[in-house]
RNA sequence: GGGCCCUUAGCUCAGUUGGCUAGAGCACCUGCCUUGCACGCAGGGGGUCGCGAGUUCGAGUCUCGCAGGGUCCA
Repeated sequence: GGGCCCUUAGCUCAGUUGGCUAGAGCACCUGCCUUGCACGCAGGGGGUCGCGAGUUCGAGUCUCGCAGGGUCCA
């Protein structure tokens, strides 16, 4: 330098043919429970979907550029 793949909550990851307000587990916060902690139960907060642009009535999803990471070739 070139090919391919990945980037969604604090972490690990789903998200079907583009279509209703973007989800799960763990973590975090509050309450209950306990002498106290843990476990358990109930409730809650947390997202520019890497960044920018384009296509479309509508984009996490399609297209292009950029950035970061992984891998292969040179």
Transfer RNA from an uncultured Saprospirales bacterium, 74 nucleotides, folded computationally. Rfam family: tRNA. Gene Ontology term of the family: triplet codon-amino acid adaptor activity.